[in-house]
RNA sequence: GCACGAUAAGAGCAAAACCGUCGAAAGGCGGUGGCGCAAAGCUACGGGUCUAUGGCCAUCUGGCUACGACAGCCGAGUUACCAAG
Numbered sequence: 001g002c003a004c005g006a007u008a009a010g011a012g013c014a015a016a017a018c019c020g021u022c023g024a025a026a027g028g029c030g031g032u033g034g035c036g037c038a039a040a041g042c043u044a045c046g047g048g049u050c051u052a053u054g055g056c057c058a059u060c061u062g063g064c065u066a067c068g069a070c071a072g073c074c075g076a077g078u079u080a081c082c083a084a085g
Base pairs, nucleotide, nucleotide: 004085005082012037013036017032018031019030020029021028022027035072041078042077043076045075046074047073048070049069050068054065055064056063057062
């Protein structure tokens, strides 16, 4: 220095739920909260998942569709704190 990642140290993030707010929705953001996380930092690039305003089809309330969303589903890329063995 690199990789693995310790019942180490210091820091960090924040699930569900509730409140507010934006959004057609999925979901985002802020607050409370703390299930968890060694990349639970970042990028929708590959796969996957969610939604369906609009559009298309069917025809009477149904199907398909991302240009919307998820990085805390997996992979990939990229950046980074610590350092026992």